[in-house]
RNA sequence: GCCCCGAUAGUUCAGAGGCCAAGAAUGCGACCCUUUCACGGUCGUGACCCGAGUUCGAAUCUCGGUCGGGGCG
Numbered sequence: 001g002c003c004c005c006g007a008u009a010g011u012u013c014a015g016a017g018g019c020c021a022a023g024a025a026u027g028c029g030a031c032c033c034u035u036u037c038a039c040g041g042u043c044g045u046g047a048c049c050c051g052a053g054u055u056c057g058a059a060u061c062u063c064g065g066u067c068g069g070g071g072c073g
Base pairs, nucleotide, nucleotide: 001072002071003070004069005068006067007066010026011025012024013023018056027045028044029043030042031041032040049065050064051063052062053061
C1' cells in the first nucleotide's frame, strides 16, 4: 500500500428496510422474601462509532472516515 471481517446498554450478544422512540442475559438501583447474607421475585436504569448519500421511511443498503482483528505484498 491492497483485500476481507467487525463496531449496538457498564459487559457479552441478538437484529437482515416499517411489526423496533431497538430486545436478551449480566451489571447497577429500589422494593419484596430471609434473623442476616446469598439465592429467588417485581419494578426501574442504560446503547445503534462519525459524516454524507439512497428511500416516504435506515441500527439494517451505498460511499468516505476512525478504531479493532485477520490476510497478501
About this RNA
This is a predicted structure of a 73-nucleotide RNA (transfer RNA) from Nanoarchaeota archaeon SCGC AAA011-D5. The organism belongs to Nanobdellota, within Archaea. Rfam family: tRNA. Gene Ontology term of the family: triplet codon-amino acid adaptor activity.